A computed fold for a 124-nucleotide RNA from a Trueperaceae bacterium, annotated as SAM riboswitch aptamer (S box leader). Rfam family: SAM riboswitch aptamer (S box leader). Its family is annotated with regulation of gene expression in the Gene Ontology. About the family: The SAM riboswitch is found upstream of a number of genes which code for proteins involved in methionine or cysteine biosynthesis in Gram-positive bacteria. The source organism's lineage runs through Bacteria, Thermotogati, Deinococcota, Deinococci and Trueperaceae. Its mean pLDDT, the model's own confidence on a scale to 100, is 77.
RNA sequence: UGCUUAUCCAGAGCGACUGAGGGAUCUGGCCCUAUGAUGUCGCAGCAACCAAUCUUCAUAUAGAUGGGUGCUAAAUCCAGCCAAAGGCAAUAGCUAGGAUAGUGCGCUUUUGGAUAGAUAAGGA
Repeated sequence: UGCUUAUCCAGAGCGACUGAGGGAUCUGGCCCUAUGAUGUCGCAGCAACCAAUCUUCAUAUAGAUGGGUGCUAAAUCCAGCCAAAGGCAAUAGCUAGGAUAGUGCGCUUUUGGAUAGAUAAGGA
């Protein structure tokens, strides 16, 4: 770097230095921010993916510890693409056309999925 699998509405912050933007990327929204963003470091904490050990049990699971990671504003902050169901409003748009017909557009809610991303583990 790319691949596969799993998870992503829970949880957990102080200090020092830095000094202006940040919330991955694009658009829109919303939010955080000189009462200090971001980043680095220290300490503390959360969680239990992997490994190991121990306990229960009896070969399957459950629990404990925490070594390797990870994480510590807001659901991956929300939406965007597709589908289904519902609600609202309007008779707009488009096509044929010529005053009618067809299509089903728009906004919104919920749910499911896709895409992208993050993390872990495995293998290349």